[in-house]
Context: one part of a larger RNA
RNA sequence: UUGGGUUUAAAGGGUGCGUAGGCGGAAUAUUAAGUCAGUGGUGAAAUCCUGCGGCUCAACCGUAGAACUGCCAUUGAUACUGAUAUUCUUGAAUAUAGUUGAGGUAGGCGGAAUGUGUAAUGUAGCGGUGAAAUGCUUAGAUAUUACACAGAACACCGAUUGCGAAGGCAGCUUGCUAAACUAUUAUUGACGCUGAUGCACGAAAGCGUGGGGAGCGAACAGGAUUAGAUACCCUGGUAGUCCACGCUGUAAACGAUGAUCACUCGUUGUUUGCGAUAUAUUGUAAGCGACUGAGCGAAAGCAUUAAGUGAUCCACCUGGGGAGUACGUUGGCAACAAUGAAACUC
Numbered sequence: 001u002u003g004g005g006u007u008u009a010a011a012g013g014g015u016g017c018g019u020a021g022g023c024g025g026a027a028u029a030u031u032a033a034g035u036c037a038g039u040g041g042u043g044a045a046a047u048c049c050u051g052c053g054g055c056u057c058a059a060c061c062g063u064a065g066a067a068c069u070g071c072c073a074u075u076g077a078u079a080c081u082g083a084u085a086u087u088c089u090u091g092a093a094u095a096u097a098g099u100u101g102a103g104g105u106a107g108g109c110g111g112a113a114u115g116u117g118u119a120a121u122g123u124a125g126c127g128g129u130g131a132a133a134u135g136c137u138u139a140g141a142u143a144u145u146a147c148a149c150a151g152a153a154c155a156c157c158g159a160u161u162g163c164g165a166a167g168g169c170a171g172c173u174u175g176c177u178a179a180a181c182u183a184u185u186a187u188u189g190a191c192g193c194u195g196a197u198g199c200a201c202g203a204a205a206g207c208g209u210g211g212g213g214a215g216c217g218a219a220c221a222g223g224a225u226u227a228g229a230u231a232c233c234c235u236g237g238u239a240g241u242c243c244a245c246g247c248u249g250u251a252a253a254c255g256a257u258g259a260u261c262a263c264u265c266g267u268u269g270u271u272u273g274c275g276a277u278a279u280a281u282u283g284u285a286a287g288c289g290a291c292u293g294a295g296c297g298a299a300a301g302c303a304u305u306a307a308g309u310g311a312u313c314c315a316c317c318u319g320g321g322g323a324g325u326a327c328g329u330u331g332g333c334a335a336c337a338a339u340g341a342a343a344c345u346c
Stems, first nucleotide, its partner, number of pairs: 004317003007300002012314001014201004021194003025088007033081002035077008049065006091191001092188003095184006103177007110154001114150008125136002162169002206247006215241002220236004258313006266291011295302002319346003328339004
């Protein structure tokens, strides 16, 4: 390179938007670039191949032919691809009328719990564990009651539920805002799909500046346990967790399954619409689940939400270790991230 692959064996980019590029619905006409056919020219010789011949054979050599799969010119063909023009509506989008939801963002409000403070009642313990101790407490704790303050999270509803591109999103309410779906089939008329580079978003932890700090709690201290115990258990507790702005850009970022389109048995539940009806039921569209065929698969299993049958585009893989390391480069305040080998070894 050809070929083969990517749920779990190596391998789907964390996710989207989108540039170049690649690919692309139906009809008619023109053209003839690709494509196909004919003819002409050229394609040096040698080499390769075939026939015949010469050295005793062979290697080698001679001779004739074929070939040189290419390029150029020209004459035609027009199914397909391209180009140009005109048209179409089924792909795509828009419009109108509705519906849905923890989608996003910025405000406001609420109750339970926890902690602290003050006051009151009240007296000797409380707390914690397998058992204890450290700890708190006669300077009156724990418990109970009232009031006040603070920060964080939102019980029940709650679900194989719903929404979002992914990360993710849950008290109530208001403003702004995005999306999906259904019905009508009204409008545009291929406007589409994918997407290298790029740009944007991206849990937690971490970093910078300034706030905040109830609970929890890396580090740390003490008490236990133990042969030891730099742990598991207990008492405390700083960063952090929270907010604003800026960075970082990674995760088992998982469905370990890229996006889009078409096709291919059934059963059953559920969410949100729209219909029909005999109000028992039932059709249809878009989701979210369970089960089971054909088919696929090494099997486990997947099975109209495919890992089935096909098409287009992108990403990635090529034995284990060395190694996601070294070096270089780029980004970053740093931590690190991205790119990413080889020697050697089995």